[in-house]
Context: one part of a larger RNA
């Protein structure tokens, strides 16, 4: 509980499509369902109110007029908004075109330094580790130094206050196959649109199944230290794991803790992409500077909001649409049912009692 709210007190569904549903651009016409007016009908009585009567009075009770009965229906009218129908428009939105950006997916191939190991050759007593040390390595020749090989895993500079994706995310070259959104061009569609309950999809890390790989790194584990103890923080060492197929899971401080779409409201200041224009200097393409528009990413700021803190055209300002969510703490994201999983567990959510 027809109220206030949701960056950070409780509260924005991790992202996205898209059912229903709710909501929707200018313009003409037509109907009149919505809505509006008149009319009629009906809307028991009792109950209310006013007036007049009866019991001595009131209470009460009887009678008349009035209300009420919020509605429902029939008839006749208006058409400004919704709404149905039906034409046209081009701003919303879609398409083609057109040069150009990007760590954008996905597959194929190819390359680097680092490491670790294995042989050779060289060398001899140490190496390593630390706050100091020890465990560990090492005379079956270690560490170091050269040459060869092998293996997985990564991608230094570039790199940015940079860019790409709806989010998770994405960073060594090439190439092949897909996608986007920015900018131009007003060339074509003509309201096709926005959201989205339900559902479908994607979804870091870890985590699980089958397989296959393992250099580094490294939970568990072992051991050495430290300590008053040391299940640690430091050190030797190491399994799962990281890594590749296929499948399942499906959570997270999935954060800008800011849902998603439109319009509207001062600016300065750097920066990506992309048009116009001017300039300067070159040509081989190309390229510096200014300006000014469009979209994009930072930072300062004003108005105005905000408890504040800060937010400020990338809003937490002014507005409309539509969805999701909160209603003291704790018990608890628990129980117990439901549906999901191989399992871990996820979704989905309480209550006694307590303060």
């Nucleotide at each position: 509980u027809u109220g206030g709210g949701c960056c950070u007190a409780a509260a924005g569904c991790g992202c996205u499509c898209g059912u229903a549903g709710c909501c929707g651009g200018g313009u003409c016409u037509g109907c009149a369902a919505g809505u509006c007016c008149c009319u009629c009908g009906u809307g028991a009585a009792a109950u209310c109110g006013g007036g007049c009567c009866g019991c001595c009075u009131a209470a009460c009770g009887g009678u008349u007029c009035g209300g009420c009965g919020u509605g429902c229906g029939g008839g006749g009218g208006a058409u400004a908004c919704u709404g149905c129908a039906g034409g046209c428009c081009u701003u919303g939105g879609g398409g083609c075109c057109g040069g150009g950006a990007g760590a954008c997916g996905c597959a194929g191939g190819g390359g680097g330094u680092a490491c670790u190991c294995c042989u050779a050759g060289g060398g001899u007593a140490g190496c390593g580790g630390u706050g100091a040390a020890a465990u560990g390595c090492g005379u079956u020749a270690a560490u170091c130094c050269u040459a060869g090989g092998a293996g997985g895993a990564c991608c230094a500079c570039c790199g940015g206050u940079g860019g790409c994706g709806a989010a998770g995310g994405c960073g060594c070259c090439c190439u092949g196959c897909g996608a986007u959104a920015a900018c131009g061009g007003u060339c074509c569609c003509g309201a096709c649109g926005g959201u989205g309950a339900g559902g479908g999809g994607c979804g870091a890390a870890g985590g699980c199944u089958g397989g296959g790989g393992g250099a580094g790194c490294g939970a568990a584990c072992g051991g050495g230290a430290u300590u008053a103890g040391a299940u640690a923080c430091c050190c030797c060492g190491g399994u799962a794991g990281u890594c590749c197929c296929a499948g399942c899971a499906g959570u997270a401080a999935a954060g800008g803790a800011u849902g998603c779409g439109g319009g509207c409201c001062a600016g300065g200041c750097c920066u990506u992409g992309g048009g116009u224009g001017g300039u300067c200097g070159u040509u081989g393409g190309g390229g510096g500077c200014c300006a000014u528009c469009c979209a994009g990413g930072a930072c300062c700021g004003g108005a105005g909001g905000g408890a504040a803190g800060c937010c400020g055209u990338u809003a937490a300002g002014c507005c409309c649409g539509c969805c999701g969510c909160c209603u003291g703490g704790g018990a608890a994201g628990u129980a117990c049912g439901g549906c999901c999983g191989c399992a871990a567990g996820g979704c989905u959510g309480a209550a006694a009692c307590u303060u």

A computed fold for a 355-nucleotide part of an RNA from a Hadesarchaea archaeon, annotated as small-subunit ribosomal RNA, central domain. The source organism's lineage runs through Archaea, Methanobacteriati, Hadarchaeota (SeqCode) and Hadarchaeia (SeqCode). Model confidence (mean pLDDT): 88 of 100. RNAcentral holds the full RNA, with entries from ENA and SILVA.